[in-house]
């Protein structure tokens, strides 16, 4: 000097998930009480007028819908079809990022999960109630409009 890895700080991203006070502890943490922010239940009016243990239903979430192939299970029929489910390759409603913020356009890169309630919930004022986690990144495109900031 270069490359790779780890840790810390700073800054940034998804998300409601951030901040303050007190207690405990050497500290990371843990507990309690508040606030920002977020969710659920719950009249009238309106809406709905059926799957009632079954085609059950419902919530959080952007995360729905679907094609092809294949394994398993069940059923019917003769080696095919149907339904459910798992896996693989795709598409898609919808959602996110590209670094002062908002917005528009183009371009680029991604996600399109998971989980909870337990037979039960439409909307919904008063009212009741719960959450206030977790996981990541390292030089971050271009142009227009607006706002703000910094420097000279």
């Nucleotide at each position: 000097a270069u490359u790779u890895g780890a840790a810390c700080a700073u800054c940034g991203c998804u998300u409601a998930g951030u901040u303050u006070u007190c207690u405990u502890g050497g500290a990371u943490g843990a507990g309690a009480a508040a606030a920002a922010c977020g969710g659920g239940g719950g009249a009238a009016c309106c809406a709905a007028u059926c799957u009632u243990u079954a085609u059950g239903g419902g919530g959080u979430g952007a995360a729905u819908c679907u094609g092809c192939g294949u394994g398993c299970a069940u059923g019917c029929g003769u080696c095919g079809c149907a339904u459910g489910u798992g896996c693989g390759c795709g598409g898609u409603a919808g959602g996110g990022c590209g670094a002062u913020u908002c917005u528009c356009a183009c371009c680029g890169c991604c996600c399109g999960a998971a989980u909870c309630c337990g037979u039960c919930a439409g909307c919904u004022a008063a009212c009741c109630u719960c959450g206030g986690a977790a996981g990541c990144g390292a030089c971050a495109g271009u142009g227009g409009g607006a706002a703000g900031g910094a420097u000279a």
Overview
c-di-AMP riboswitch aptamer (ydaO/yuaA leader) from Paenibacillus ginsengihumi DSM 21568, 152 nucleotides, folded computationally. Its Rfam family is "c-di-AMP riboswitch aptamer (ydaO/yuaA leader)". From the family's description: This family represents a conserved RNA structure found upstream of the ydaO and yuaA genes in Bacillus subtilis and related genes in other bacteria. Model confidence (mean pLDDT): 80 of 100.